[in-house]
Record summary:
Predicted 3D model of a 73-nucleotide RNA (transfer RNA) from an uncultured Clostridia bacterium.
RNA sequence: GCUUCUAUAGCUCAGUUGGUAGAGUGCAGCCUUGGUAAGGCUGAGGUCACGGGUUCGAUUCCCGUUGGAAGCA
Numbered sequence: 001g002c003u004u005c006u007a008u009a010g011c012u013c014a015g016u017u018g019g020u021a022g023a024g025u026g027c028a029g030c031c032u033u034g035g036u037a038a039g040g041c042u043g044a045g046g047u048c049a050c051g052g053g054u055u056c057g058a059u060u061c062c063c064g065u066u067g068g069a070a071g072c073a
Stems, first nucleotide, its partner, number of pairs: 001072007010025004019056001027043005049065005
């Protein structure tokens, strides 16, 4: 330099034919116990990497930029 994959909650990751964004774990509160651990319930936490385009509507489709990974030279 070329090709491909990838970027979603603090962390690990889901999210199909484009239609209001979820799980586990962690965090906070509550219940349970004489107390702790374990368990249960509730809640907070997201400009879906960034900038454009298409569309009534984009995490999703298209283009570009940036970061990461793999392959070829």
It was read from a public genome assembly. Its Rfam family is "tRNA". Its family is annotated with triplet codon-amino acid adaptor activity in the Gene Ontology.